[in-house]
RNA sequence: AGGGGCGUAAGUUAAUGGCAGACUGGCGGUCUCCAAAACCGCUCACGGGAGUUCGAAUCUCUCCGCCCCUG
Numbered sequence: 001a002g003g004g005g006c007g008u009a010a011g012u013u014a015a016u017g018g019c020a021g022a023c024u025g026g027c028g029g030u031c032u033c034c035a036a037a038a039c040c041g042c043u044c045a046c047g048g049g050a051g052u053u054c055g056a057a058u059c060u061c062u063c064c065g066c067c068c069c070u071g
C1' cells in the first nucleotide's frame, strides 16, 4: 500500500429493516444472629459522522480502533 473480518451495558454475548434482550457485575430490598446462596426490584449499551427508508444495531459511504491475509 492492497484485500478480508470485527466493533452492542463495566465484562461475555443475542437481535437477517419494525419496543435494543439475556447472563455476570454494581446498587437497594426480602430472608439470616451475621454472612453466603436464593428470590424481588433498580442501574448501565448499538464506535463517530453522513446517506437510503415511513422506520436502521441491521443496508450504503466515510472516518476511527482491533485482528487476519498478500506484497
Stems, first nucleotide, its partner, number of pairs: 001070007010024004018054001025043006047063005
Transfer RNA from a Thermoguttaceae bacterium, 71 nucleotides, folded computationally. The sequence is in RNAcentral, with records from ENA. The prediction has a mean pLDDT of 82. Rfam family: tRNA. Rfam links the family to the GO term triplet codon-amino acid adaptor activity. It is annotated as a transfer RNA.